[in-house]
Context: one part of a larger RNA
RNA sequence: CUGGGUGUAAAGGGCGUGUAGGCGGAGGAGCAUGUCGGAAGUGAAAUCGUGCGGCUUAACCGUAGCAAUAGCUUUCGAAACUGUUCCCCUUGAGUGCGGGAGAGGCAGAUGGAAUUCCAGGUGUAGCGGUGGAAUGCGUAGAUAUCUGGAAGAACACCGGAGGCGAAGGCGGUCUGCUGGCUCGUAACUGACGCUGAGGCGCGAAAGUGUGGGUAGCGAACAGGAUUAGAUACCCUGGUAGUCCACACCGUAAACGAUGGUCACUAGUCGUUGGGGGAUUCGACCCCUUCAGUGACGAAGCUAACGCAUUAGGUGACCCACCUGGGGAGUACGAUCGCAAGGUUGAAACUC
Numbered sequence: 001c002u003g004g005g006u007g008u009a010a011a012g013g014g015c016g017u018g019u020a021g022g023c024g025g026a027g028g029a030g031c032a033u034g035u036c037g038g039a040a041g042u043g044a045a046a047u048c049g050u051g052c053g054g055c056u057u058a059a060c061c062g063u064a065g066c067a068a069u070a071g072c073u074u075u076c077g078a079a080a081c082u083g084u085u086c087c088c089c090u091u092g093a094g095u096g097c098g099g100g101a102g103a104g105g106c107a108g109a110u111g112g113a114a115u116u117c118c119a120g121g122u123g124u125a126g127c128g129g130u131g132g133a134a135u136g137c138g139u140a141g142a143u144a145u146c147u148g149g150a151a152g153a154a155c156a157c158c159g160g161a162g163g164c165g166a167a168g169g170c171g172g173u174c175u176g177c178u179g180g181c182u183c184g185u186a187a188c189u190g191a192c193g194c195u196g197a198g199g200c201g202c203g204a205a206a207g208u209g210u211g212g213g214u215a216g217c218g219a220a221c222a223g224g225a226u227u228a229g230a231u232a233c234c235c236u237g238g239u240a241g242u243c244c245a246c247a248c249c250g251u252a253a254a255c256g257a258u259g260g261u262c263a264c265u266a267g268u269c270g271u272u273g274g275g276g277g278a279u280u281c282g283a284c285c286c287c288u289u290c291a292g293u294g295a296c297g298a299a300g301c302u303a304a305c306g307c308a309u310u311a312g313g314u315g316a317c318c319c320a321c322c323u324g325g326g327g328a329g330u331a332c333g334a335u336c337g338c339a340a341g342g343u344u345g346a347a348a349c350u351c
Stems, first nucleotide, its partner, number of pairs: 004322003007305002012319001014202004021195003025089001027087005034081001035078008049066002051063004092192001093189003096185005104178007111155001115151008126137002163170002207248006216242002221237004259318006267296011300307002324351003333344004
């Protein structure tokens, strides 16, 4: 240097954006960087190969013999590929125009059910809770029930294998602002593309800081049970927290345990959104075609399980990562953080 891998064995970065870099569509012309060919020079000697010769052979040695030699320099040439310059194209990519769906994001406003609390009415001895109990609440009138009020949080049904988002994630209703997606058309640009080390941004829950808020739930904590014990499981309470604003943290089984893009490779049945057709207009239904999302399944792949046009199949390009178990995601150093800790990340030793 080449060679193997990454769904579950070790291994896909949590996700995006994009810098350098790598890679890159069709046609024509030029150049000649890489590339290819010829020639000349160089490529010391020894060594290696070979011819001849010498020690009885061999190893070994000799020989102004021959051959070989990557590379480098000069020069002449080729132009398919690569590169580069110019011209041109439209299928990749994007824009326009016309439709469409959506819990995509942010802000504001607002609604009903439920829960708890407060006040009042009715009413009386229990309520609550469990496997059974007890702690607890209740004659200072609870539970139940009715009326009124307050508060915070979450949005039943619709709701779906459904939709949207890059991922995390997103669900009452209305309004405003705003991102993306997709279908049709083929008017415009004319390769503007793909990937992406670093960088930058986003990133559940828990946790942190400051200030609010606190109905329900509820780590810690207290009590009651259970038990040999019970620092638990069950019960009664209950603080942080859960909620809001701003600022941190930057991690997850951040999972499809499956990086991104492109092309190709049997079918069958659903479902969401759009286009076209058929039908008497519509609806339903049927056919067809795009974009998504499911179930099965041929070839192929796979250690098997299984995957199978949403590939884990067949190829191309780029990035990330793996190399026995433990030690260890530890130590040290560096760096980020208010802290908790995060990122990077060994070795001795041992099996």